[in-house]
RNA sequence: UGAUGUUUGCGUGGACUGGCUCGUAUAUGUUCAGGAAUAUGGCCUGAAUGUCUCUACCCGGCCACCGUAAAUGGCUGGACUACGAGCAUAUGGGUCCCCGGA
Numbered sequence: 001u002g003a004u005g006u007u008u009g010c011g012u013g014g015a016c017u018g019g020c021u022c023g024u025a026u027a028u029g030u031u032c033a034g035g036a037a038u039a040u041g042g043c044c045u046g047a048a049u050g051u052c053u054c055u056a057c058c059c060g061g062c063c064a065c066c067g068u069a070a071a072u073g074g075c076u077g078g079a080c081u082a083c084g085a086g087c088a089u090a091u092g093g094g095u096c097c098c099c100g101g102a
Stems, first nucleotide, its partner, number of pairs: 007102002010100002013097005019087007026056001029049007041066002050057001058078007
């Protein structure tokens, strides 16, 4: 000096993507099956249904109810997901890729 490989607190270009608020959906709902707990308890697993809809279908608090049985109920606070709109923001953040530099 060249080639090849590897790496990157660097540069160019590209793709995808984020946060907040509101709206729509769904009522975080309903119907079952099997199992579990029992007033210091009131759950677990699975299926179906509900949305022009993927996913989810639970958690906490308060109150009631069930006199020990197999069954929970009311009120209340909370979202997640899909789609749409708006806001903030910029030579912007994140991930990946291309080319180049070192």

Predicted 3D model of a 102-nucleotide RNA (Purine riboswitch aptamer) from a Bacillota bacterium. It was read from a public genome assembly, where an Rfam model found it. Rfam family: Purine riboswitch aptamer. Rfam's curators write: Riboswitches are metabolite binding domains within certain messenger RNAs that serve as precision sensors for their corresponding targets. Clan: Purine riboswitches. Its mean pLDDT, the model's own confidence on a scale to 100, is 79.